[in-house]
């Protein structure tokens, strides 16, 4: 160089046909339970403003299409694999 794959919380991973982004898990935090832990159960768990209600922003970076993208299109960046 050329083909093709992947890229989403702290983490691993979902998201069906373009139709509430983040499901279930691991971790993290608070409680139970214990004489203390460990195991286990239970709750909550992206980011900003807000007293809350709620509102807005968020899927490697930038564009475009669409009522409407995490999913389609182009260009980039980065990992992976085959080819030369």
């Nucleotide at each position: 160089g050329c083909c093709g794959a992947a890229g989403u919380g702290g983490u691993g991973g979902a998201a069906u046909u373009g139709g509430c982004a983040g499901a279930c898990g691991c971790g993290a935090c608070g409680g139970a339970c214990u004489c203390a832990a460990a195991a286990u159960c239970c709750g909550u768990u992206g980011g900003u403003a807000g007293c809350a209600a709620u509102a807005c922003c968020g899927u490697g970076g930038g564009g475009g299409u669409u009522c409407g993208a995490g999913u389609c299109c182009c260009c980039c960046c980065u990992u992976c694999g085959g080819c030369a």

Source information: A computed fold for an 84-nucleotide RNA from a Clostridia bacterium, annotated as transfer RNA.